This is a predicted structure of a 707-nucleotide part of an RNA (large-subunit ribosomal RNA, domain II) from a Candidatus Woesearchaeota archaeon.
Its Rfam family is "Archaeal large subunit ribosomal RNA".
Its mean pLDDT, the model's own confidence on a scale to 100, is 81.
Context: one part of a larger RNA
RNA sequence: GUCGGGGAGUGUAUUUGAGUAGCGAGGAUAACUACAAGGUAUCCGAAGGGAAACCAAAUGCCCGCAAGCAAUGAGGGGCAGGGUAUGAAAGUGCCUGCUAGUUACUUGGAUACAACCCGAAGCCGCUUGAUCUAGGCCAGGAUAAGGUGAAGCCCUGGUAAAACAGGGUGGAGGCCUGCAGAGGUGUUACGGGCAAGUAUUCUUCUAAUCUUGGUCUAGGGGUGAAAAGCCAAUCGAAAGCGGCGAUAGCUGGUUCCUGCCAAAAUUGGCCGUAGUCAAGCCUCUGGCGAGAUAGUUAAGAUGGUAAAGAUACGGAUUGGGGAUUUAGGGUCCGAAAGGAUUCGGUCCCCUGUCCAACUCUAAAUGUCUUAACAUCGUAGACCCAGGGAGACGGGGGCACGGGGUAAGCUUGUGUCCCUACAGGGGAACAACCCAGACUGCAGUUAAGGUCCCAAAAUACCAGUCAAGUGUGAAAGGGUGAAGAGUGUUCACCGCCUAAGACAGCGAGGAGGUUGGCUUAGAAGCAGCCACCCUUUAAAAAGUGCGUAACAGCUUACUUGUCGAGGUUGUGAGCCUCUAAAAUGGACGGGGCUAAACUGGUUACCGAUACUGCAGACUUCUGAAAAGAAUGUGAUAGGCAGGCGUUCUGCAAGGGCAGAAACGAUCUUGAAAGAGAUUGUGGACCUUGUGGAAAUGAGAAUCCCGAU
Numbered sequence: 001g002u003c004g005g006g007g008a009g010u011g012u013a014u015u016u017g018a019g020u021a022g023c024g025a026g027g028a029u030a031a032c033u034a035c036a037a038g039g040u041a042u043c044c045g046a047a048g049g050g051a052a053a054c055c056a057a058a059u060g061c062c063c064g065c066a067a068g069c070a071a072u073g074a075g076g077g078g079c080a081g082g083g084u085a086u087g088a089a090a091g092u093g094c095c096u097g098c099u100a101g102u103u104a105c106u107u108g109g110a111u112a113c114a115a116c117c118c119g120a121a122g123c124c125g126c127u128u129g130a131u132c133u134a135g136g137c138c139a140g141g142a143u144a145a146g147g148u149g150a151a152g153c154c155c156u157g158g159u160a161a162a163a164c165a166g167g168g169u170g171g172a173g174g175c176c177u178g179c180a181g182a183g184g185u186g187u188u189a190c191g192g193g194c195a196a197g198u199a200u201u202c203u204u205c206u207a208a209u210c211u212u213g214g215u216c217u218a219g220g221g222g223u224g225a226a227a228a229g230c231c232a233a234u235c236g237a238a239a240g241c242g243g244c245g246a247u248a249g250c251u252g253g254u255u256c257c258u259g260c261c262a263a264a265a266u267u268g269g270c271c272g273u274a275g276u277c278a279a280g281c282c283u284c285u286g287g288c289g290a291g292a293u294a295g296u297u298a299a300g301a302u303g304g305u306a307a308a309g310a311u312a313c314g315g316a317u318u319g320g321g322g323a324u325u326u327a328g329g330g331u332c333c334g335a336a337a338g339g340a341u342u343c344g345g346u347c348c349c350c351u352g353u354c355c356a357a358c359u360c361u362a363a364a365u366g367u368c369u370u371a372a373c374a375u376c377g378u379a380g381a382c383c384c385a386g387g388g389a390g391a392c393g394g395g396g397g398c399a400c401g402g403g404g405u406a407a408g409c410u411u412g413u414g415u416c417c418c419u420a421c422a423g424g425g426g427a428a429c430a431a432c433c434c435a436g437a438c439u440g441c442a443g444u445u446a447a448g449g450u451c452c453c454a455a456a457a458u459a460c461c462a463g464u465c466a467a468g469u470g471u472g473a474a475a476g477g478g479u480g481a482a483g484a485g486u487g488u489u490c491a492c493c494g495c496c497u498a499a500g501a502c503a504g505c506g507a508g509g510a511g512g513u514u515g516g517c518u519u520a521g522a523a524g525c526a527g528c529c530a531c532c533c534u535u536u537a538a539a540a541a542g543u544g545c546g547u548a549a550c551a552g553c554u555u556a557c558u559u560g561u562c563g564a565g566g567u568u569g570u571g572a573g574c575c576u577c578u579a580a581a582a583u584g585g586a587c588g589g590g591g592c593u594a595a596a597c598u599g600g601u602u603a604c605c606g607a608u609a610c611u612g613c614a615g616a617c618u619u620c621u622g623a624a625a626a627g628a629a630u631g632u633g634a635u636a637g638g639c640a641g642g643c644g645u646u647c648u649g650c651a652a653g654g655g656c657a658g659a660a661a662c663g664a665u666c667u668u669g670a671a672a673g674a675g676a677u678u679g680u681g682g683a684c685c686u687u688g689u690g691g692a693a694a695u696g697a698g699a700a701u702c703c704c705g706a707u
Stems, first nucleotide, its partner, number of pairs: 001707006011113013026044003032038001048055002059080005067072001081096006116253002119250001123243006134217009143207001145177003148173001152169006181204003186200002189198002219235001221231003256642006266279005281390001282388006291376003295373008307361001308359002314355003319350006328343006394418010423434003438615007448605003451590003457602001459601006470592001483577003487574006494567003504561005510534003515529003540555001544553002616632002618629004643696001645693010661680008
């Protein structure tokens, strides 16, 4: 892991709803007991108000559902009245009529208890531990072999005597090498081991040494050359048992079927933010009795957002002009008075631009009221009351905001969706597009598509693209940008053009003159100035190359030839460049010149959508038959109806001529399930109707067993 078995809302008490039943202004008894009667103790109800003292509810009128010809009208609603408290009063609060309760059983909740099940770390109490280990004490045991050679002593030298020196002797030391012993530094072979550690290497080895036996210290305590180390493989407070099923707003799990409806992730409070209470949102039941409303249109109102504006205010703000010295500063003239000019201030005029906290203006959408239509509603809506919840971590798209450089960011408002929604498309893809799935069979469409993978056009008409553009990009942005293109298509304006354009080719392209100046030189062509005249069809005091300067080539300009469009600009479409990332690589792929793009046309494919036929269920009408639905996706959750297991009362049955159980096959029901046949099996089993539950398994790192 798998299989089998086990495995989680239970019991009592109190209380509050619902259902059924009994009695009813009453209902019920508890202990006890002759188990009958009783039990009048007691509980709830029939009166309330007030802190209390205390006081204490006559009834009348109107509307009106069902019904009814009408009057009327059980229930229902309203007004008046009444009781009491308070108050001087006015008034205000609670209560009040022709009454409805109470007891039992079943069941939904709440509360107390272990309270649906499993799960802490911990806290406290009482005991047991120093055979491990820490330290102390008592009595013992152990330390191969070497090296070094302290003091002291002896001899010799030396001295006045010493000191001192040399040679011996001697055998000191928390000395050295190193065995046993003790330790555990590096390495990392083993790591299903020899071993909850070993191996190897290493440290120490006469001492603060090692070791045996005995003995003492005990849990907030011991012991500790101190590491919060050690106290029996357990230590920042041992272990065992108990309080104990501690508590857990936390994690996980919580077992059969079907039908109807169906959420929330918001607002407020809370040491509240992983929770919970109240409201809102869901469901179920009852009551009332006639209107309700998301829609459309119209009319009327409401408003200050988008936009816009700037002599309509507040504020910001470009440039220019003018006036005034009105605080003031600089410069100049002057002896001073004063003057001039400039900067600045204020005001005016012209001009240009802005605002969430500006508005002279001012939409659309919105909101409110009314009416009509529409939809829903006496088959009971809206509303009211009560029982039960869940939920109170949300998320995405679009529109409009705040924060942020930005984000698959954060925080809002509105709406739609996902959550809790399957199906088709989007290659794949919760929330993008289409579309809301009762079942079966068939048909038609939506989004999206129609060369092959792969259902359907190798469809049609007109145009565009040559880049595989289409159909990879990258940081930021985004419609693949700004920018660029003599790629190509289209449109428009202008100009030239059969009096011949444009391009090419042929010819000419001259003279004064080498203009003047400058300069070594400057001759069209280094530079400066000027840029005239003549001949001409035309030809610059010269467009570019060139020379030291000339020369030379060329252009403008003219003409011949040719024979039809040419050319500038602006705008638009497609296309190209701009365009860079790390394994080789993605239009979904193949591949495509259409099977790309733009505009148009007709077919077809394509879903659980729509339609047809048949059937089921729900709600409603109806006596039924039958019919209607603008009913039947669904998480949390509410409500309803069923299936199955064990035991049992009553009634009835089956079984050795084969019970249960297990295997196989078949039938049947919407499902839980039920039944039949047959094989195995070898002794019990079932049906109907009631009752009672240790009543349903796939999950809990679930438990036990098997494998």
Annotation: Lineage of the source: Archaea > Nanobdellati > Candidatus Woesearchaeota. It was read from a public genome assembly.